This is a predicted structure of a 73-nucleotide RNA (transfer RNA) from Pseudohoeflea coraliihabitans. Its mean pLDDT, the model's own confidence on a scale to 100, is 80. The sequence was found in a public genome assembly. Its Rfam family is "tRNA". Gene Ontology term of the family: triplet codon-amino acid adaptor activity. The source organism's lineage runs through Bacteria, Pseudomonadati, Alphaproteobacteria, Rhizobiaceae and Neohoeflea.
[in-house]
RNA sequence: GGGUGUGUAGCUCAGUUGGUAGAGCAGCUGACUCUUAAUCAGCGGGUCCACGGUUCGAGCCCGUGCUCACCCA
Repeated sequence: GGGUGUGUAGCUCAGUUGGUAGAGCAGCUGACUCUUAAUCAGCGGGUCCACGGUUCGAGCCCGUGCUCACCCA
């Protein structure tokens, strides 16, 4: 330099054919317990990498750039 993939909650990841963004773990509160842990119930947490485009509507489609991984040279 060329190619492919990846980017979503603090972390690991889902998100089907474009239609109001979810799970597990972690955190917080409560119950239980002499206390802790475990268990149970509940709660909070997101500009979906950035900027444009298409669309009534974009996490999803298109373009450019960037991050990381891999392949080729």